[in-house]
Context: one part of a larger RNA
RNA sequence: CUGGGCGUAAAGCGCGCGUAGGCGGACCAUCAAGUUGGGCGUGAAAGCCCUGGGCUCAACCCAGGAAUUGCGCUCGAAACUGGUGGACUAGAGUCCGGGAGAGGAUAGUGGAAUUCCCAGUGUAGAGGUGAAAUGCGUAGAUAUCGGGAAGAAGGCCGGUGGCGAAGGCGGCGCUCUGGAACGUACCUGACGCUGAGGUGCGAAAGCGUGGGGAGCAAACAGGAUUAGAUACCCUGGUAGUCCACGCCCUAAACGAUGGGCACUAAGUGUCGGCGGGUUACCGCCGGUGCCGCAGCUAACGCAGUAAGUGCCCCGCCUGGGGAGUACGGCCGCAAGGUUGAAACUC
Numbered sequence: 001c002u003g004g005g006c007g008u009a010a011a012g013c014g015c016g017c018g019u020a021g022g023c024g025g026a027c028c029a030u031c032a033a034g035u036u037g038g039g040c041g042u043g044a045a046a047g048c049c050c051u052g053g054g055c056u057c058a059a060c061c062c063a064g065g066a067a068u069u070g071c072g073c074u075c076g077a078a079a080c081u082g083g084u085g086g087a088c089u090a091g092a093g094u095c096c097g098g099g100a101g102a103g104g105a106u107a108g109u110g111g112a113a114u115u116c117c118c119a120g121u122g123u124a125g126a127g128g129u130g131a132a133a134u135g136c137g138u139a140g141a142u143a144u145c146g147g148g149a150a151g152a153a154g155g156c157c158g159g160u161g162g163c164g165a166a167g168g169c170g171g172c173g174c175u176c177u178g179g180a181a182c183g184u185a186c187c188u189g190a191c192g193c194u195g196a197g198g199u200g201c202g203a204a205a206g207c208g209u210g211g212g213g214a215g216c217a218a219a220c221a222g223g224a225u226u227a228g229a230u231a232c233c234c235u236g237g238u239a240g241u242c243c244a245c246g247c248c249c250u251a252a253a254c255g256a257u258g259g260g261c262a263c264u265a266a267g268u269g270u271c272g273g274c275g276g277g278u279u280a281c282c283g284c285c286g287g288u289g290c291c292g293c294a295g296c297u298a299a300c301g302c303a304g305u306a307a308g309u310g311c312c313c314c315g316c317c318u319g320g321g322g323a324g325u326a327c328g329g330c331c332g333c334a335a336g337g338u339u340g341a342a343a344c345u346c
Stems, first nucleotide, its partner, number of pairs: 003318004007300002012314001014201004021194003025088001027086005033081002035077008049065006091191001092188002096183002103177003108172002114150005120144002125136001162169002206247006215241002220236004258313006267290010295302002319346003328339004
C1' cells in the first nucleotide's frame, strides 16, 4: 500500500458542537490543473527479452533492435473532476400561523405517607420469622385520637404514551429558556454532509468544602440459620442517599446496531399536526410499536425505524491467555482514568 469485516463470533468512540481534511444538487459560459491524443527531448552503459554474428558447441563475448510502463517541453481535445464568472430552486436555512410534550433552569406552593416530640384514651403485650431470638414495653409500649416538627419521594392519571443528542426527564402553578413536528409557500440561493485533533455534556458510586439528615442503608454490632455462615433471614446502625459550589469521566453509557442521503411488496396499532367528509370514516406529513414479501444472514433473526440495494465521511477489529496489566506520557486532591505493549504460554 492492499484484502475481509464490526446486532449476538474480535470490532461502532457514551453523546453533542465543530477546526483541518475528505465528499458534494441542477444550467450556461470560460480556463485547461487533473484527464486524454500527437510531436520533440530525456529515460548512461552493462544486465533481462528478440534477431544476427565470433570462440569446434555451450557458458562467455560482439553488433543491432526492443524495452525502460517514467519525467520534461510543446501543439491539440473539453465529456467528466477541478478553478472562475453568471444564472436556478428540488438540498439546506429563514419569516409567518395554530397546536403537542416528565426537554432544561430558578424561586415558590399543596396533599398522602414515614419518623420524632407534646397531650388525651387505654392495658399487657407488641414487633419480627419458616420457626424464633436479639431489640421495644408496667418508668405505660403496640393500638387510637388531637396538636406540632423535619426531611425525602411524587400514588391514581400512566400507556404497548410523550420529550431529549446521549446521560436522562414524572405533584401543582408562575418566570426565564432549548429543540422538534405540522401548515403556508414569502424570502436567501448549495449557504450542504461527515468530522482526525479540539471543545462541551455525561447514570450510579466516589472525592473536597459547607449545610441537611425523615426513611432507606455499604461498613459495623447483635440475634438466628448452619458442620462452619466473615452470607442469604431478623433487630439495630455510620458513611452515603438530599442541597450549594468544585472535582471525578466510568457503565451490560445497549437497539450490545456511528452519522447523512437516495431507492426497494403489503397489513395493522398508537402519538402529534393538517386536509376532506353524506361524521360511521378516508387521505397526507412526522414520530413510535407489531407483523410480514423480495433481498440479506453461519444461524438466530433483520426486513421503509434494514442487519436489503447504493454513494460519502468518521471510528474500530485482525487467535486465546498474559492484560486493559507493566513501563512511559497526559489528566486527577485521591480513588483512579486515558493511551497501551512485551517476554512467556496454548
A computed fold for a 346-nucleotide part of an RNA from an uncultured prokaryote, annotated as small-subunit ribosomal RNA, central domain. The coordinates come from a structure-prediction model, not an experiment, and the mean pLDDT is 90.